The RNA shown here (c-di-GMP-I riboswitch aptamer) has 84 nucleotides and comes from Halalkalibacter akibai JCM 9157. Taxonomically the source falls in Halalkalibacter akibai (Bacteria, Bacillota, Bacilli, Caryophanales). The sequence is in RNAcentral, with records from Rfam and Ribocentre.
[in-house]
RNA sequence: GUACGAUCUGGGCAAAGCUACGGAAACGUGGUGACGCAAAACUAAAGGGGCUACAGCAUUUUGCUAUGCCAGCCAGUUGCCGUU
Numbered sequence: 001g002u003a004c005g006a007u008c009u010g011g012g013c014a015a016a017g018c019u020a021c022g023g024a025a026a027c028g029u030g031g032u033g034a035c036g037c038a039a040a041a042c043u044a045a046a047g048g049g050g051c052u053a054c055a056g057c058a059u060u061u062u063g064c065u066a067u068g069c070c071a072g073c074c075a076g077u078u079g080c081c082g083u084u
Base pairs, nucleotide, nucleotide: 003083004082005081012037013036017032018031019030020029021028022027035072041077042076043075047074048073049070050069051068056064057063058062
């Protein structure tokens, strides 16, 4: 350096639900709680994909649209331990 996660050390993160606050919403943050995770670390204007639609627009019981979001969808970047 490459590949891998059978095994080891020290650990780390925290889904759903509930709750407080913020937000039009998606969703976020704190608390609680562990479904899981070797990248569940980082990147959202310069990869794909998804969610929402206040405002705006339209052919207005509805539809479209990101400037708002999602990194625990894929991807990219970095990286612990062990094996190789």